Small-subunit ribosomal RNA from an uncultured prokaryote, 1499 nucleotides, folded computationally. Model confidence (mean pLDDT): 84 of 100. The sequence is in RNAcentral, with records from ENA.

RNA sequence: AGAGUUUGAUCCUGGCUCAGAUUGAACGCUGGCGGCAGGCCUAACACAUGCAAGUCGAACGCGAAAGCUCCUUCGGGAGUGAGUAGAGUGGCGGACGGGUGAGUAAUACUUAGGAAUCUGCCCAGUAGUGGGGGACAACCCGGGGAAACCCGGGCUAAUACCGCAUACGCUCUACGGAGGAAAGCGGGGGAUCUUCGGACCUCGCGCUAUUGGAUGAGCCUAAGUCGGAUUAGCUUGUUGGUAGGGUAACGGCCUACCAAGGCGACGAUCCGUAACUGGUCUGAGAGGAUGACCAGUCACACUGGGACUGAGACACGGCCCAGACUCCUACGGGAGGCAGCAGUGGGGAAUAUUGGACAAUGGGCGCAACCCUGAUCCAGCCAUGCCGCGUGUGUGAAGAAGGCCUUCGGGUUGUAAAGCACUUUCAGUAGGGAAGAAAAGCCUAAGGUUAAUAACCUUGGGUCUUGACGGUACCUACACAAGAAGCACCGGCUAAUUCCGUGCCAGCAGCCGCGGUAAUACGGAAGGUGCUAGCGUUAAUCGGAAUCACUGGGCGUAAAGCGCGCGUAGGCGGUCAUGUAAGUCGGAUGUGAAAGCCCCGGGCUCAACCUGGGAACUGCAUUCGAUACUGCAUGACUAGAGUGUAAUAGAGGGAAGUGGAAUUUCCGGUGUAGCGGUGAAAUGCGUAGAUAUCGGAGGGAACACCAAUGGCGAAGGCAACUUCCUGGGACAAUACUGACGCUGAGGUGCGAAAGCGUGGGGAGCAAACAGGAUUAGAUACCCUGGUAGUCCACGCCGUAAACGAUGUCAACUAGUCGUCGGGAGGGUUUUGCCUCUUAGUGGCGAAGCUAACGCGUUAAGUUGACCGCCUGGGGAGUACGGCCGCAAGGUUAAAACUCAAAUGAAUUGACGGGGGCCCGCACAAGCGGUGGAGCAUGUGGUUUAAUUCGAUGCAACGCGAAGAACCUUACCUGGCCUUGACAUCCUGUGAACUUUCUAGAGAUAGAUCGGUGCCUUCGGGAGCACAGUGACAGGUGCUGCAUGGCUGUCGUCAGCUCGUGUCGUGAGUUGUUGGGUUAAGUCCCGUAACGAGCGCAACCCUUGUCCUCAGUUGCCAGCAGGUCUGGCUGGGCACUCUGGGGAAACUGCCGGUGAUAAGCCGGAGGAAGGUGGGGAUGACGUCAAGUCCUCAUGGCCCUUAUGAGCUGGGCUACACACGUGCUACAAUGGCGGUGACAAUGGGCAGCGAAGGGGCGACCUGGAGCGAAAUCCCCAAACGCCGUCUCAGUUCGGAUUGCACUCUGCAACUCGAGUGCAUGAAGCCGGAAUCGCUAGUAAUCGUGGAUCAGCAUGCCACGGUGAAUACGUUCCCGGGCCUUGUACACACCGCCCGUCACACCAUGGGAGUUGGUUUUACCCGAAGCCGGUGCGCUAACUACGGAGGCAGCCGACCACGGUAAGGUCAGCGACUGGGGUGAAGUCGUAACAAGGUAGCCGUA
Repeated sequence: AGAGUUUGAUCCUGGCUCAGAUUGAACGCUGGCGGCAGGCCUAACACAUGCAAGUCGAACGCGAAAGCUCCUUCGGGAGUGAGUAGAGUGGCGGACGGGUGAGUAAUACUUAGGAAUCUGCCCAGUAGUGGGGGACAACCCGGGGAAACCCGGGCUAAUACCGCAUACGCUCUACGGAGGAAAGCGGGGGAUCUUCGGACCUCGCGCUAUUGGAUGAGCCUAAGUCGGAUUAGCUUGUUGGUAGGGUAACGGCCUACCAAGGCGACGAUCCGUAACUGGUCUGAGAGGAUGACCAGUCACACUGGGACUGAGACACGGCCCAGACUCCUACGGGAGGCAGCAGUGGGGAAUAUUGGACAAUGGGCGCAACCCUGAUCCAGCCAUGCCGCGUGUGUGAAGAAGGCCUUCGGGUUGUAAAGCACUUUCAGUAGGGAAGAAAAGCCUAAGGUUAAUAACCUUGGGUCUUGACGGUACCUACACAAGAAGCACCGGCUAAUUCCGUGCCAGCAGCCGCGGUAAUACGGAAGGUGCUAGCGUUAAUCGGAAUCACUGGGCGUAAAGCGCGCGUAGGCGGUCAUGUAAGUCGGAUGUGAAAGCCCCGGGCUCAACCUGGGAACUGCAUUCGAUACUGCAUGACUAGAGUGUAAUAGAGGGAAGUGGAAUUUCCGGUGUAGCGGUGAAAUGCGUAGAUAUCGGAGGGAACACCAAUGGCGAAGGCAACUUCCUGGGACAAUACUGACGCUGAGGUGCGAAAGCGUGGGGAGCAAACAGGAUUAGAUACCCUGGUAGUCCACGCCGUAAACGAUGUCAACUAGUCGUCGGGAGGGUUUUGCCUCUUAGUGGCGAAGCUAACGCGUUAAGUUGACCGCCUGGGGAGUACGGCCGCAAGGUUAAAACUCAAAUGAAUUGACGGGGGCCCGCACAAGCGGUGGAGCAUGUGGUUUAAUUCGAUGCAACGCGAAGAACCUUACCUGGCCUUGACAUCCUGUGAACUUUCUAGAGAUAGAUCGGUGCCUUCGGGAGCACAGUGACAGGUGCUGCAUGGCUGUCGUCAGCUCGUGUCGUGAGUUGUUGGGUUAAGUCCCGUAACGAGCGCAACCCUUGUCCUCAGUUGCCAGCAGGUCUGGCUGGGCACUCUGGGGAAACUGCCGGUGAUAAGCCGGAGGAAGGUGGGGAUGACGUCAAGUCCUCAUGGCCCUUAUGAGCUGGGCUACACACGUGCUACAAUGGCGGUGACAAUGGGCAGCGAAGGGGCGACCUGGAGCGAAAUCCCCAAACGCCGUCUCAGUUCGGAUUGCACUCUGCAACUCGAGUGCAUGAAGCCGGAAUCGCUAGUAAUCGUGGAUCAGCAUGCCACGGUGAAUACGUUCCCGGGCCUUGUACACACCGCCCGUCACACCAUGGGAGUUGGUUUUACCCGAAGCCGGUGCGCUAACUACGGAGGCAGCCGACCACGGUAAGGUCAGCGACUGGGGUGAAGUCGUAACAAGGUAGCCGUA
């Protein structure tokens, strides 16, 4: 310090998630030792038991018992125990210490101040401590009660209680005065006195009054201290005054009267939550979160109320009352309060022992010894945390065994182990062994005090003891490597990988996401990585998050500028001078507790930990200075702002009036059959006279041209003309005022359209509505009508995509070109023109800014002032509540839940019922077909034991299959084989091989005849066959979505890329776009590009012309011959032809055109002319296209079978549907007769001649040919003659019968052909659809592959031989550029809403339950206060009383009750919308012009 995640990719915005640190933690697995710390966060739930606050005999009166000893009349008594135990009176303490955090948002806390107070014990000072009195407990007696306890009578002491005296100081005061205290106890003692007790003296303690201090406490002020405004008003003792009361003290603290105040947007009141702080955690810091332990403060003590006592309490282990709960009870009545320490139950994920000791520290009481102390100090339990140590060290390669992996070679675990050598920390055993202890007591010395050598105090010496921890720490010895390692992770983030299992299952997951048969992501293993007595998980906080931004963010399009003004509070504010010193800056002082953090030291062996000092505590207050800036005060100024005067442009606003064009209606004329409307129609209007046209009249609304990126206005908005009223702006000169300014929360005004109310008005248009169309539907788009409304007046509404999606104001920062208003100058005969300036309004653009797009003096640049607003998407601008509204609704405005994205800009593609350019038999123009019929063939479907498998839009369907009767054959039935039909290795035997027979459907089984081979180093070897064993064979079994190879397709379309450079943050771009041109990214020109590659073209084959070479099997022009017409023969090689080599064509030439280019058009020449025709040739890629059944191949599966062989069957089935073909429907024809003309090819298990036979298929025959043209297989359409005459025919040939032929082991299932007979459908084919641009279509036949046989298929060959193309609007496909996009699996895309189903949270809801709170009233315990005739009463008394107690009454008041509200929460039949869900239903709203552009407001 960052990283992952939105996209095909990019940049940005933005959320979610991770890595870090931390914890009073919990859970899982594991666990050796020690030190230091920590340990009910939940039920302030309920508590058994024990302990946690007592002490003082030196304040006081009483006062046992057991035991022991003695006596005894055996009843007992005495002494001792002992003035002990014990209770009581009295004093002090119990208000501390300890616990908890419920309440409390201010009677609290923190910081800094203040004045009107109290303060036991303590310290210092002053003055005292005299003299009397009467009671009450204890105790005794009696009584009541179960108990707790209570009542009556009697005795008694005090430092208990009450007077009197005295009063420096104290309090009150009318300033004269008045009032008010006390207590003794202990030690010692010379003189004096004595009732022998003592008095007296002295010391100490105590007591009284008072002053001061210290400590502690109370009170007041200021500032700070959580969230909610969907809490905006609150308040009647309330705010103040006067008087009185009350308090320790000020005060409405309380009462009476008077006044009407007080608080609040700087957030009162109300609601929710919460003890506060020093600190703690985190963070670079600022901050954020938090308040366990330790320390300070507060509050509470079962819940609520109350007072008493006291220095101090409204009191944790005190009291009274009420309530709930628990316990005891004799039912009458009583007792209790662990949020003290342990402990129990309960709750909970979860938190310890009913331990030891007062040895230390501290506290209470006491003179003290001592006593008490669950405060405290220790121990126990717990890896809860932090820190430290250990589980061994060295050596050791045969790199052991085993495990795992493997490419089978090896690698890894791994020096790891074993082995050898060594050490002993810790734990264990044994022995030794600190510090924590200082005191107090006793003895004694000196000093102080005193009359005093007593006593007491201080200091010194001596003596005597005091340790819970503790079997302590620590040290030493002994023995043995001996007793001591786990947890998580290994897809990326994030360090670390392989195998097996599993097969969208089981499971994982913090985010992204893994798992559907090769999972580095699940589970196991091996290995590795990280940390280590721990490791992971969960929860929580901060960080990262600049993701609430003070430090340190934003608002044109991502979330975000209020629709626009005016203006209140507030914030901010021009120039100069003086003063002041609030802000600001500096110094000093006080405070900021200690602990903690930090620094420097010290102590435990180190560390954690403990400890000394310092720094710091960024703060607050006081005080002294400084005066630049801000504030405040005063004075001045004119540059901001404003006012006046002159002239100025304008759809600025309001009111009244006027005008013409057009629509429509009415009246009248002319006139006749239609008008109107649409894509096309219809509804509608019209013979009762429309439309059209002319004239007249009425009425309402809107103002053509001018007109403009022109004007005005704050915005909404404003448009005929005239008049009146009125707001604002700009310009020029000048005078005046003198900061009067800017912004603006609340507030207030204006505010399009729609809408609402009342009353008018109503021509046109037009929601709703009606009809007609369209459509699958059409509650729409289109058409015909048509009402609200649109218009006016008045009043509401208050919203819009109210937009420049850009708040207002001010300053500064290049230009240039328009335009509108004003002014100045120049020039001009005028308009016009040029220059400058000012205020608007536009285009382009510099710097700069921006994620980019873009903005750019009219900023989105650089700054300042103020306001508004934003913080992931959805839920939702919704619910509830409030306010406003007549309503519609507006405004303010959430949460639960849910997702990991949602968004912006730009990029590349793809797509568009977007655009432009261009091409193609793409359309058009033509010719011929298919679709209808019959048949052939393939497919689907169905059937079947099987109908083997694959191919499925184009790009499957006469396809794999260039040929299924058996075979093929993969399928089915049946019957057989198991190292196998086939390959390699091993062992054994045997030649191999062959003849014949039997059984069987055959495979096969049995028998049988013949045969003994080749090489040899003589061991054997090669080959073959059989048998056996196991390794293995075998599989047309699965996966083409694991693959190679091959192929199809876009497409023979013109494209696809790279290097360097440029541009861009980047994806990418440029090049490759543009202007021309081409079949072409073909070429030329231009050009931030310059070059290059794969494609195109060319090179290759074939065909077309010529030349040359070569002439046999070919040819025959010329010359000859012949038994004569067959190139037959001689001969020849001219021609044809064959097959080698060459030539030729290149826009080369001419003209035109084009840009002088590329090229195009025309022409010449030429066999051929602009790639001459045809072929081969297929860029980067797309379709998970096709093929595991050609072949190859990973993985999986079968192994007496999914392998192998055999027989028969099937692939040939047949209600049907489709594709591709053949033959036809006839006269351009059929039939009969007759006459011509090819090319490519094939041929020995072959082609097969002549001849003969048969109507024919064919048979016979066998010449010739192993073919470069010699031999064989070979034409038809066509021509001519004749016939048929439009008909289901002399068309057509299906189907069927009979008889045959051929191939073959075999034609039944299931071949082809022939003859005779039969003679079906069909008369040119609906919607739709296919091919073809020239030797093409059409038509005619021929050959070949496969093949025993089988072609209408396929591949070739030649013969005859057309028509048409204006053209590119449209359909389809493609290319380039551009545009839009919410698509990127890319339009077969994306996506919206209702409905149905399931689940989830939520709103409303008759009500119901509970909490809390308010108001009114009733009741009114305990208690304080006030009143009080009666009752009772020791102290004082002047004898009258005073005072006190009880009782009664009153006021206040807790709990409780009644009634009515407010508010919050739970439940709630039913109901509303919302979210999520694999798939469903209906439509198609949006994204492209999304097929009616979309969106906003409204009805």